[in-house]
Context: one part of a larger RNA
RNA sequence: CUGGGCGUAAAGCGCGCGUAGGCGGUUUGUUAAGUGGGAUGUGAAAGCCCCGGGCUCAACCUGGGAAUUGCAUUCCAAACUGACAGACUAGAGUGUGAUAGAGGGAGGUAGAAUUUCCUGUGUAGCGGUGAAAUGCGUAGAUAUAGGAAGGAAUACCAGUGGCGAAGGCGGCCUCCUGGAUCAACACUGACGCUGAGGUGCGAAAGCGUGGGGAGCAAACAGGAUUAGAUACCCUGGUAGUCCACGCCGUAAACGAUGACAACUAGCCGUCGGGACCCUUGAGGUUUUGGUGGCGAAGCUAACGCGAUAAGUUGUCCGCCUGGGGAGUACGGCCGCAAGGCUAAAACUC
Numbered sequence: 001c002u003g004g005g006c007g008u009a010a011a012g013c014g015c016g017c018g019u020a021g022g023c024g025g026u027u028u029g030u031u032a033a034g035u036g037g038g039a040u041g042u043g044a045a046a047g048c049c050c051c052g053g054g055c056u057c058a059a060c061c062u063g064g065g066a067a068u069u070g071c072a073u074u075c076c077a078a079a080c081u082g083a084c085a086g087a088c089u090a091g092a093g094u095g096u097g098a099u100a101g102a103g104g105g106a107g108g109u110a111g112a113a114u115u116u117c118c119u120g121u122g123u124a125g126c127g128g129u130g131a132a133a134u135g136c137g138u139a140g141a142u143a144u145a146g147g148a149a150g151g152a153a154u155a156c157c158a159g160u161g162g163c164g165a166a167g168g169c170g171g172c173c174u175c176c177u178g179g180a181u182c183a184a185c186a187c188u189g190a191c192g193c194u195g196a197g198g199u200g201c202g203a204a205a206g207c208g209u210g211g212g213g214a215g216c217a218a219a220c221a222g223g224a225u226u227a228g229a230u231a232c233c234c235u236g237g238u239a240g241u242c243c244a245c246g247c248c249g250u251a252a253a254c255g256a257u258g259a260c261a262a263c264u265a266g267c268c269g270u271c272g273g274g275a276c277c278c279u280u281g282a283g284g285u286u287u288u289g290g291u292g293g294c295g296a297a298g299c300u301a302a303c304g305c306g307a308u309a310a311g312u313u314g315u316c317c318g319c320c321u322g323g324g325g326a327g328u329a330c331g332g333c334c335g336c337a338a339g340g341c342u343a344a345a346a347c348u349c
Base pairs, nucleotide, nucleotide: 003321004320005319006318007303008302012317014201015200016199017198021194022193023192025088026087027086028085029084030083031082033081034080035077036076037075038074039073040072041071042070049065050064051063052062053061054060091191092188093187094186095185096183097182098181099180103177104176105175106174107173108172109171110154115149116148117147118146119145120144121143125136126135162169163168206247207246208245209244210243211242215241216240220236221235222234223233258316259315260314261313262312263311266294267293268292269291270290271289272288273287274286275285276284277283278281298305299304322349323348324347331342332341333340334339
């Protein structure tokens, strides 16, 4: 090099954008690099293989042929790939008009609740648990009424509902902004797909500087439980959780399922858009784009998957190759650090 694989056995990069590269729609002509065929030269001899000959046979020796799948030159062919020139519209994109949406960023604003503070009423308990205790309370708590402050999150609506590439996104209003879908036409004319490197985004926790701090709450303290209890339960409580800016770059980052395209029975829901029909209704039929359930064929070790494929194919990328050692050591790169990325071996079963 070759092989078989990657939902759960080892294996899909967390997700985009995109460079090189790889691959690429219909059609006409030219070319002839790839491709196919012919000729010539060369491809030493020996050996291997085939047909003969010589030692009584064989090994061995010997004659001829084949083979030497290659290279070079030259001629021919033009289907396919490439190259060049031209054309096309089914891929891709642009324009026009609509539509839905927690898509993103910034600013503002509303009500409920928790907590704290102030004032009134009021009196002996409150709180908490399996039961208690720590704790709070006659310096007047809990409860209740009025007022104030502050922070965080937005009940109901709410839905295998919606949007986003993923992470993720949920009160309301305004501004800025990305994408998607549908309809009918017009336009560009292959402008496409994938994507090693690269680059950007990336939950939570964590880190730096400065704010903020209601509730919750690692650490910590106390009370219980227990043989013990560095826990589970209770009372407190600091980082943190929140904001701005800058890092980190990980996750069961999961659909444990890479991206794109084509093809392959049906049935039932739901969300967005369009068309048609009448009996105008909480209607029916149909089409298109999402999102779910069940299932033919087929696939699968089974479970299951089944037009949102794990079916049938094509193109490109990533990854796997017995368990442990180990996602570790060393080296390198990145990081303030924590650590991350890349990534072995001895040894052992």
A computed fold for a 349-nucleotide part of an RNA from a metagenome, annotated as small-subunit ribosomal RNA, central domain. Model confidence (mean pLDDT): 91 of 100. The full RNA is in RNAcentral, with records from SILVA.